[in-house]
Molecule: transfer RNA
Organism: Megasphaera stantonii
RNA sequence: ACUAUAGCUCAGCUGGCAGAGCAUCUCAUUCGUAAUGAGAGGGUCGUAGGUUCGAAUCCUAUUAGUG
Repeated sequence: ACUAUAGCUCAGCUGGCAGAGCAUCUCAUUCGUAAUGAGAGGGUCGUAGGUUCGAAUCCUAUUAGUG
C1' cells in the first nucleotide's frame, strides 16, 4: 500500500431496498440419468467504536492475509 461482502469466485464504494455466476434444494421436461427451463433457501458486509435522518460505502482503532 492492497485485500476481507452468501458454501466457492466476485460485483456493488461522489452514503439511500445487499446482488450476480457456480454450488445446494424443489418443481417441470425424460422410460431413467445428464443437459435445459422455472423457482426457493442461504449474509451480524473481518471486528469494535464514531459521524449521519440513514453506513458495505465516510472517519478512528484493531484482527487476519498478500506485497